[in-house]
Context: one part of a larger RNA
Molecule: small-subunit ribosomal RNA, 5' domain
Organism: uncultured bacterium
Order: sequence, then structure tokens, then C1' cells
RNA sequence: GAACGAACGCUGGCGGCGUGGAUUAGGCAUGCAAGUCGAACGAGAUCCAGGGCGUCCAAGUAGCAAUAUGAGGAUGUCCUGGUGACAGUGGCGAAAGGGUGAGUAACGCGUGGGUAAUCUGCCCUCAAGUUGGGGAUAGCUCUGCGAAAGCGGAAUUAAUACCGAAUGUGGUCGUGGCGCGCAUGUGCCACUAUCUGAAGCCGGGGACCGCAAGGCCUGGCGCUUGAGGAUGAGCCCAUGUACUAUCAGCUAGUUGGUGAGGUGACGGCUCACCAAGGCUAUGACGGUUAGCUGGUCUGAGAGGAUGGUCAGCCACACUGGGACUGAGACACUGCCCAGACUCCUACGGGAGGCUGCAGUCGAGGAUCAUUCGCAAUGCGCGAAAGCGUGACGGUGCGACGCCGCGUGCAGGAUGAAGGCCUUCGGGUCGUAAACUGCUGUCAUGAGGGAGCAACGAAUCUGCCGCUAACACCGGCAGGAAGUGAUAGUACCUCAAGAGGAAGCCACGGCUAACUCUGUGCCAGCAGCCGCGGUAAUACAGAGGCGGCGAGCGUUGUUC
Repeated sequence: GAACGAACGCUGGCGGCGUGGAUUAGGCAUGCAAGUCGAACGAGAUCCAGGGCGUCCAAGUAGCAAUAUGAGGAUGUCCUGGUGACAGUGGCGAAAGGGUGAGUAACGCGUGGGUAAUCUGCCCUCAAGUUGGGGAUAGCUCUGCGAAAGCGGAAUUAAUACCGAAUGUGGUCGUGGCGCGCAUGUGCCACUAUCUGAAGCCGGGGACCGCAAGGCCUGGCGCUUGAGGAUGAGCCCAUGUACUAUCAGCUAGUUGGUGAGGUGACGGCUCACCAAGGCUAUGACGGUUAGCUGGUCUGAGAGGAUGGUCAGCCACACUGGGACUGAGACACUGCCCAGACUCCUACGGGAGGCUGCAGUCGAGGAUCAUUCGCAAUGCGCGAAAGCGUGACGGUGCGACGCCGCGUGCAGGAUGAAGGCCUUCGGGUCGUAAACUGCUGUCAUGAGGGAGCAACGAAUCUGCCGCUAACACCGGCAGGAAGUGAUAGUACCUCAAGAGGAAGCCACGGCUAACUCUGUGCCAGCAGCCGCGGUAAUACAGAGGCGGCGAGCGUUGUUC
């Protein structure tokens, strides 16, 4: 000099863009952060409409009256249709997104490869199929136990839930042939043989069949089997990756083999047997520290330091262990066990996990709102409308950083008053002020007022495809209701008036900037040299001056 996720002191007008728990991976009240699908399924509260029956009221009509009849209304119950809440079965998602850096010196990460040792839901392309049955179960109802959390019994019901059977284009095991290769092998073809699959849902329709449902035809979404792709992942190898020798020897599943098991897959991954190996001064083993990288800071570079925000990978989710489900987890807001802690309890027993977003306590020099919205971007589900989303988009707080703007401009000498200095003549603050003229950025008030909207249901028009079809459906183009958190914000116009907006540090040398007063080795200053003991440009105050400026200094850390 530069830099910072900074802190502290004094000071503080506005805006834009960034950024903000670095310490206790300490404990957490409260709210929210993962749902969705009725076009897979049964049941169905509420409400609405229609109808039947019962009860009550009743305009009116007939009648002198009693009374009869009675449009209509209220209410109860039952049936039918629509609506479709809460809960349930089932599917997909919940393994993403979000947080943190405790652990890890390691194939963890970076770079480059291998997989002839592997898997891959949703998505895309291609091929073939989607037949016919069965038994349950949740919910609901009845009922029992329990303070609760919750658990049990009986009866009954559905499915794209579950289970047999048929069908084998295929796949798989085996044999043979051909080709390739990298040793085990691998690709293609042929043969026989073993094993192996499925589920429906929503639309439309001319003829024909059927009382109807529907059959039949057709479109879309699914389902099953297989091949390929894409994406994602697993495993392996080479190489790089902190300090320490006041750590010199380490190792029994250890190193290798045979066989077996296991895995999606190679492998001591596991086991039985056999052999005695394997690593190490090119640092094994041990100890300490640490997430790694793209990058960031500094530097002319070489290098040094660092890894916050953003992006990639890894690891973790109260602590330790374990598996289940699934394409994918050994799973942050799933399950089980043990432990510590907190809470509820009828004392028998239960509940919980903010290293998600806010917020709270604690510790600390120190780090924000218990905010708005799904309008945009994305993700999950859904045919879609849509629903959900503390991801995200916004607003708020903090001069924490960077950048921009302002705090006026011009004229103005009796060089005013006043301060300070003085050799008492004057000098200086100083065109500075007053005063005169002007301007209107920002702030204030008033009026107008965006972009971010991309999308797009019902429906309409045209063309193309599908098809028996002009229907339905799909595609393309056009029209169209409607959708904004930010926000009445940005921006524009008008109004008034210099009005509301300057400080901080330094002045002995390094180092730009000097005098007076006070103090008297005291009080104090100080980055280094050093200053202060009666004339201190070095302490304290003042005037002046220098530097930077909404900041300025100090401290810490790095180069």
C1' cells in the first nucleotide's frame, strides 16, 4: 500500500447492487418448511333440487251458520339425483429442494482413465401382448381395554391392492457354429429343453346385436415382456493433496491361494482349509490439525495466504448401532434398539429431536423480521383446471462492503464584527460571512403511473393427422374471460423554499501540514526513533493548516 463475512470509538443526508451467527455440531417455547391424484377404489357428512307419507297453519271458494274444500307455506321422515368436506385403501412423490462443516489426511476431493465386473423409477425410440378367475382387507357398523398415546374382537365391502391359471414375440440356463478380444471372456446365429408376465381407467360413434348395462369399432392415458438411448449412480486404477522422527518399526482376515457363500457388480466382502506372507527411511505405524475443489486476497511475476457468499463433490442430521420399504436411503421434519436430556401422566405408561425459515435463552468483541406472495423461475402430484412449495421472488433491519448523488451556484471589500497571532505598525481566518441575483438534484407535499404476463379453462375459426366417421382425440396458427406479492413502488409532471443534510484524523522525523496558552520527568503521548525535569511545533486546550470525506480513525488477520 492492498484486502476483510470484521469488531470498537466519534460522526451520520439519499439511492442502487451485494452481503450479514466466523463463537456453543450448546439447549430450544410457538408457527410454518411435502404433498398430490375422485380420470385407480369403496363409503359418504353438509347443502341443493324433485317426489311419496305424516303433523300444523292457511289466502280463497261454497254456504245464513255449523261445516266442507283448499292454492300455498312451515316442519318431521323416507326415496332418487347432484354437490362433494373429513377420514380410509391404492398410485406417484417424500432419496429432490433446504441447512451445517462435527467427523474425515481418505480413492474423501482434483485431474485423467477403466468397467469384457455393474444397476438405472420417471423420459425418448422400436417390437410383441394386455385372456380368464379367486380369496381377503382398511374404511363404515357393533363392541371391549386404556388417563392418554393407542390397542384388540365380531360382522361386512371395493379396487390399477393381493394371489393362482392361460398365452412366450421375447428373456434366461444348456449345446453347436461363426466372429472378436484383454486372461477369466464377449457379440451374433441355430437347436432342443427348464423357468418366467399383465390392470384397468376416461372419451367418441354410423351400421348390426342386446330390455338395459353393454357388445362391436375407435382415440387417449395406463399395465406386462424385451431391445436400444438418454440421464443418474456404484465399483476400480494412475497421479496430486498439511505439520510432526522428541512417533521406527507396524500387521492374524493380517498377505496370498483353493473352495463355498454373498452382492446389481469385482474383491478377505464373509467363512472353511492351506501357505507365510504384506507395508516401511520415496516415512509405514502413531500423534496434531483440517471438509476438498472451481475460486478469493495479495504480488510485476514466481510465489505466499485462504476456501465466507455463488457453483461442483463429500460427510452429517440429539449421541451410538441396525435394518425395512423402494429404481434409488441404511433415509434431516420414516421405523427399531440402547444412552443422555426435556415434557405429559390417573405412576400402569407415553411423547420429542430447528446443523429448514423466522424466533428465544445461553456463551460472545460480534451478525437481522416470530414479515408478504406463490404473480414470476423451478420442483412434486394430476388428463387438465389446479393444489402444495420458509425452494424461490419480494419487502424490512445493519454505513458491513462497493458504486453513484447531494449538503448549493454567481456576484460581493467599509477587506465588517468576532476569534487568534503580533515586532502594536499590522497580519490572518477571508469572498469566507452579511448583502444582491439565481437554480431546484436528493429529501417533503400533490397528481398521473409502469415493465416484470411468460400463461391461459370453457369455447370459437382454419389446416393437418388418427379413423368406417364431418364424432372424439392429438398437433399447428389465430381470437378470447381472467391472473401482480413487490406496489400506487420505479418513473413522469407540478408546488414551495437555500430552506432539511459534515464530519473524522493528523500537524518532531519517517509523512502533507505551526503558532500561542497551560503543565513542569508531573499529568500524559508513543508504529519506530523517541517527547515531558519553566520559553514543549512531540502532553492538554485554542487559533491556523494538511489529508480523507458520509465517512474518518483504531484494533485484529493475510499478502